Annotation: A computed fold for a 73-nucleotide RNA from a Candidatus Nanoarchaeia archaeon, annotated as transfer RNA. NCBI's taxonomy places the organism under Archaea, Nanobdellati, Nanobdellota, Candidatus Nanoarchaeia. It matches the Rfam family "tRNA". Rfam classes the family as a transfer RNA.
[in-house]
C1' cells in the first nucleotide's frame, strides 16, 4: 500500500428482504424477610464509530474517513 471482517445501552451481543431499535447481565426503585443472598415486578439508560449520498423512509444500501482484528505484498 491492497483485500476481508467488526464498530448498536455500562458490559456481551441480536436486529432476516430498508419500515423508525431489542435481549441477557449490570444499575436504580419496589415486593418478599429476623438480615443478607436468591427470586419476582417495574423503571431508567442509545446522535446505531464520524461525515456525506440514494430513498417517502437508512442500524440495514453506496462513497469517504477513523478505530479494533485478520490476510497478502
Nucleotide at each position: 500500500g491492497c483485500c476481508c471482517u467488526c464498530g448498536u445501552a455500562g458490559c456481551u451481543c441480536a436486529g432476516c428482504c430498508g419500515g423508525u431499535a431489542g435481549a441477557g447481565c449490570g444499575a436504580u426503585g419496589g415486593a418478599c424477610u429476623g438480615u443478607u443472598a436468591a427470586u419476582c415486578c417495574a423503571u431508567a439508560g442509545g446522535u446505531c464509530g464520524c461525515c456525506a449520498g440514494u430513498u417517502c423512509g437508512a442500524g440495514u444500501c453506496u462513497g469517504g474517513c477513523c478505530g479494533g482484528g485478520g490476510g497478502c505484498g